[in-house]
RNA sequence: CCCGAUAAAGGCAAAAUCACGGCAACGUGAUGACGCAAAGCCGAGGAUCUUCAUAAUGAAGACAGCCAGGCUGCCGAAG
Numbered sequence: 001c002c003c004g005a006u007a008a009a010g011g012c013a014a015a016a017u018c019a020c021g022g023c024a025a026c027g028u029g030a031u032g033a034c035g036c037a038a039a040g041c042c043g044a045g046g047a048u049c050u051u052c053a054u055a056a057u058g059a060a061g062a063c064a065g066c067c068a069g070g071c072u073g074c075c076g077a078a079g
Stems, first nucleotide, its partner, number of pairs: 002079001003076002011036002016031006034065001040071003045067002048062006
């Protein structure tokens, strides 16, 4: 360095429910843990989703816990 234990310390928090915001996708907070070794940070390239218009398709949005990319990082068994 690769790699990732039924290891240790610490961390994040799916679904669902409630409150608030949004036409919606969804966001924020609280409760809550399905999971995560980058589920830390960055950006919508692909996929997906929403709204509006459409002949094709386009416009405006959402999503980073779908895939891929950039930057950084805790621990250390076996190999």

The RNA shown here (c-di-GMP-I-GGC riboswitch aptamer) has 79 nucleotides and comes from a bacterium. Its mean pLDDT, the model's own confidence on a scale to 100, is 88.